The RNA shown here (FMN riboswitch aptamer (RFN element)) has 144 nucleotides and comes from Parolsenella catena.
The organism belongs to Parolsenella, within Bacteria.
The sequence is in RNAcentral, with records from Rfam.
Of the family's consensus pairs, 100% are formed in the model.

RNA sequence: UGUCAGUUUCAGGGCGGGGUGAGAUUCCCCACUGGCGGUAACUGGGAGGGCGCACGCCCCCAGAAGCCCGCGACCCGCGAAUACGCGGCUGACCCGGUGCGAGUCCGGGGCCAACGGUCAAAGUCCGGAUGGAAGAAACGGAGG
Numbered sequence: 001u002g003u004c005a006g007u008u009u010c011a012g013g014g015c016g017g018g019g020u021g022a023g024a025u026u027c028c029c030c031a032c033u034g035g036c037g038g039u040a041a042c043u044g045g046g047a048g049g050g051c052g053c054a055c056g057c058c059c060c061c062a063g064a065a066g067c068c069c070g071c072g073a074c075c076c077g078c079g080a081a082u083a084c085g086c087g088g089c090u091g092a093c094c095c096g097g098u099g100c101g102a103g104u105c106c107g108g109g110g111c112c113a114a115c116g117g118u119c120a121a122a123g124u125c126c127g128g129a130u131g132g133a134a135g136a137a138a139c140g141g142a143g144g
Base pairs, nucleotide, nucleotide: 003142004141006139007138008137009136010135016030017029018028019027031124032123033113034112035071036070037069038068042063043062044061045060049058050057051056066111067110075088076087077086078085079084093109094108095107096106097105115127116126117125
């Protein structure tokens, strides 16, 4: 250094104001939120490497997407099967600009968000959940 198996820890945000009503954080108006890995023409950095007198460019490092790719949670099926295995299901973007190129940048306008519960319909409340998990970090071990 990276590979393999292991252990430990960590791993989701948001209803504030007003209206109607007997009753709504559930309806209506305004508001608010965005898991994990990847990619990214954007942003930042540099003590190093390349070009250069230099500015700077390239390289390198870090960050950067809810709606681009993939994954997870929920849910469903099968296996005696809540905990395991396999399979299934799994939301949402356009327009304009720049440009060789935009799904990612800039501007604008949109859209989406499991299941069960509730004096009334929930992305934001309560519950399964002191759960599970994509994965992240650390540790020590084996092999090369």